[in-house]
RNA sequence: CGCUGGGUCCCGGCUGGUGGGGAGAUCGUGAAUCCGCCAGGUCCGGAAGGAAGCAACGGCAGCGUUUCGCUUCAGGUAGUCGGAUCGGCCCAGCGAUC
Numbered sequence: 001c002g003c004u005g006g007g008u009c010c011c012g013g014c015u016g017g018u019g020g021g022g023a024g025a026u027c028g029u030g031a032a033u034c035c036g037c038c039a040g041g042u043c044c045g046g047a048a049g050g051a052a053g054c055a056a057c058g059g060c061a062g063c064g065u066u067u068c069g070c071u072u073c074a075g076g077u078a079g080u081c082g083g084a085u086c087g088g089c090c091c092a093g094c095g096a097u098c
Base pairs, nucleotide, nucleotide: 001095002094003093004092005091006090007089008088009087010083011082012081013080014079015078016077018074019073020072021071022070024068025067027064028063029062034059035058036057042051043050044049
């Protein structure tokens, strides 16, 4: 230098993984103002009873954390299959020349 084979850079599918977004589930919290229920007390009544209603309690307002899987986006991510090309690079073998 040439030939052959393999790999890689290119395109696509599939699977995994990384980072971001979205809503959901779980758990926790949860408002002096929302809803329910309203001890005590208050009001009406001769009484029976009724009325409003604070605290407490409850909760798909809201908030937060971790986890769970779902979805979506991205690429200097990993693998596999198929394709394109015969262009570059790398490796191996063979041959020739110096």
Bacterial small signal recognition particle RNA from a bacterium, 98 nucleotides, folded computationally. The RNAcentral record of the sequence draws on ENA. The coordinates come from a structure-prediction model, not an experiment, and the mean pLDDT is 75. Its Rfam family is "Bacterial small signal recognition particle RNA". Gene Ontology terms of the family: signal recognition particle, plasma membrane targeting and SRP-dependent cotranslational protein targeting to membrane, signal sequence recognition. It is annotated as a non-coding RNA gene.